This is a predicted structure of a 473-nucleotide part of an RNA (small-subunit ribosomal RNA, 3' major domain) from an uncultured bacterium. RNAcentral holds the full RNA, with entries from ENA, Greengenes and SILVA. Rfam family: Bacterial small subunit ribosomal RNA.
Context: one part of a larger RNA
This record gives sequence, C1' cells and structure tokens, in this order.
RNA sequence: UGACGGGGGCCCGCACAAGCAGUGGAGUAUGUGGUUUAAUUCGAAGCAACGCGAAGAACCUUACCAGGGCUUGACAUAUACAGGAAUAUGUUGGAAACAAUAUAGCUCUUCGGAGUCUGUAUACAGGUGGUGCAUGGUUGUCGUCAGCUCGCGUCGUGAGAUGUUGGGUUAAGUCCCGCAACGAGCGCAACCCCUGUGAUUAGUUGCUAACAUUCAGUUGAGAACUCUAAUCAGACUGCCGGUGAUAAAUCGGAGGAAGGUGGGGACGACGUCAAAUCAUCAUGCCCUUUAUGUCCUGGGCAACACACGUACUACAAUGGUCGUAACAGAGAGAUGCAAAGCAGCGAUGCAGAGCGAAACUUUAAAAGCGACCUCAGUUCGAAUUGAAGGCUGAAAUUCGCCUUCAUGAAGUCGGAAUUGCUAGUAAUGGCAGGUCAGCAUACUGCCGUGAAUACGUUCCCGGGCCUUGUACA
Repeated sequence: UGACGGGGGCCCGCACAAGCAGUGGAGUAUGUGGUUUAAUUCGAAGCAACGCGAAGAACCUUACCAGGGCUUGACAUAUACAGGAAUAUGUUGGAAACAAUAUAGCUCUUCGGAGUCUGUAUACAGGUGGUGCAUGGUUGUCGUCAGCUCGCGUCGUGAGAUGUUGGGUUAAGUCCCGCAACGAGCGCAACCCCUGUGAUUAGUUGCUAACAUUCAGUUGAGAACUCUAAUCAGACUGCCGGUGAUAAAUCGGAGGAAGGUGGGGACGACGUCAAAUCAUCAUGCCCUUUAUGUCCUGGGCAACACACGUACUACAAUGGUCGUAACAGAGAGAUGCAAAGCAGCGAUGCAGAGCGAAACUUUAAAAGCGACCUCAGUUCGAAUUGAAGGCUGAAAUUCGCCUUCAUGAAGUCGGAAUUGCUAGUAAUGGCAGGUCAGCAUACUGCCGUGAAUACGUUCCCGGGCCUUGUACA
C1' cells in the first nucleotide's frame, strides 16, 4: 500500500421487511448429470453451466458409429509431360459412392500457340486432431457500481503519501465550502434513438367535420380532425415561499401535456476471475498424411432403474362448455401472402380475385351479453393408448406436425427450502417475426385487461467511503 475481520462509523441496492404471483409435489416439453450403447459427436460447470453455443438433428446439417470406396485427393497454387474434352443421356453391377460400357460432344487463333478440362509425376493440399495454462479477436462477471489514474508542486531515508481526506449535498469523485496543494485525463452527466404535448410544412394508398351521394369514405368534395414523417418549440430547480452557511442543495407551491435524471433504450472506466471460446474466425507449437484427410449408404446425436435445472398445462365456479358478438399494435409477403366461392365434422382440398403492398393478403384472445353445469376426480384435468384421415418432403419405421372419433393416468394448491417483481410494473390474454420444405410449451418483439405493498434499515446477501486490528501478500 492492499486484502481480510462472527471490529467500529456513514450510505446504497427487490438485499431484508410490507405485498402479489410462483418454483419445490403431479403430467408433459426441453436442457444437464448418470447409466447404457457400435456410436449415444463436441463444448458450457457456484453466482456468471444446465429452453446455453443450437434463429429450429428424418436425409443433408454431422463433427460420432458400422460397413463400402478414394489417395496430389472434396478444395487452392505452381511446374513438367501426355491428351481432347468438360458434361449430358442410356445400359450393366451396386445400398449408394463408384466402376465398366454405348451414343452425343470444346472455344479463340497472327496456325506458333493460348484458354479450359482430364490423366500421370512432384512441391503440396486437408484435419470440427491437441494445447483458451503459448495467443489475437470476441464475450461473460463484479456493475451503469462510482470509482481508476496522471503532470507539476509539497511531505517522507524509502516503499509511498498528499491531491481523491474533512463539513454539507447528490442517482453520481454530482456540486458547494474548507484545506499544501494547483490543474488534467478515463469514467458520471449531457450530446444519439424511441415514447409522452404542441406548432409549421405536406395531404396519397391514410382521414371525414360541414355539403351532396352510397350497402359501404363508396364516389364527388374537403385539408378541419385522426394519422403518417420531416423540421422546430417545450423542462432549465427557470419562477414563488420555507430550511440551509448569503453556498451547493432540499421541502412545499404556481403554471404546465410533462417537474426536479419525465419513462425506456443504446452507451460498460482502471481492472478482477491463468473466467469462456483453438468447434465462428485468425494463429504459434505439437501431432496426423493409403489417414486423425475425403466420398457414400445405414444407424446415432431421440436410448432410460434414476437425480437436478428451466418452462408449459392443470388441480377448477373470479371456473368449464355452448351460443352471440366487439376492440389492437408491431410485423411478414413473389419458389411468397393468398380473398370471395365450393367440398369436407375437421385438419385440409379445389379454385384463384388482388398485392413487390399506408392500396391486396395474413390480424386477435381475454373482456361483454345469454343459457347450462352446482362442488363431484366432475361437463375439472388432459397424459397415455387404439382406429381412421390430412400436410410437407425422393423418403415420416427408428424420428415430424396437424385433424376427427374412442380411451380418460396422475393431479383436490404442493415438506425442508427457494425465485421474480415498486406501475402501465407484477399477474393475466392473445398476435407477429426470425430459424424454417415441414416442425416452437423456446427465443425476440407487440398490443389488450390491469393490481397489492413499501412502517422502516435491527437482521440475511452484495456493494461504496472513512477508520481500526492483523502470526496474510
């Protein structure tokens, strides 16, 4: 100087408390461990691994296993020699890769050759092989915590100290005052984006108050309103009062759409964890070279006494079923989104208007209203299984999704323990997108309905500042 203390002081955070909803019990989905296996490819491991890499394993992917092939190679560059094809179609063998074979079959040219391809030979290619404890790059975490440093000066023999401590204050090393310090840098804040109010400009594909018109903003018309999208305005403790040290600030008030960082996002200091990644990529060294490379078929990554994590669905009446019937936002669309109509109980099929989209298509559910159910393992719950179908795709057995009929497990609110959340939040309801031929209870977004509670900081956890002790560095 740090680090640590079941030392002290001050302060903060959904850290506790106050509340709401959960997890832990059930079934299923998914990830992991373990076990099994020819293989169940590899990585991730307290918080910060475990719906993680994977924004989607039937083949492919694919790295794993078994078997069948190839060896200058599936891919790159160069040289030498030989050749004219490459490739397509057919036949035979084969699981395919591939092998054999038949037919068709190059371009330019200064006629020297060149391009391109094939074969042979040699340099070499190749490696998702090892080492993240050799590395770059990227990322997580403490933590959006308020810290981390430097120059000059001063103090100290020196390591170092001072500044950065102190009195106040703040979300903040934020600001004020004081002070052997005076300044400065990286962080904080602001500048950026979205959202909340208004104005101006612009009115089509969007809008409709007045006037006509219509089944319908449909058409004329309008430029007010909504909305769209560009530019501005607006909030700064600016104003008033109290407190304060005449300061910084804080409390209350006015005006205001918004008030003290308005709400949300992007943005992550010096560093810590030899944290993660050699399987995104790059890369040193090591290893491999008729194999640890490469092609193919089939299998596996999907196994199943069990254990754990994360979710979905429930156990019901604030509910279930049936009928009726409103109201979104944000997106997506050409190998695409697909309307009307018709067929089917339905998944879906036929059909194909319109739309490269403020134009067309895809677009709610919970809520509301009416009826039944009357507390039951039920008209709760849906697992499991059987049968019959549909869709995608060469292909659905291992191993996809969906529909209908039948079947109708467990489950009556969950031990110890434990998680999230402070407002348009929790809880709850649906919708869209990426991935994608097909496949979503996951992920990323979007809107609808919409709470309870916070006395307080003694305690648990994590963190910041000062101080003290130390057999620690």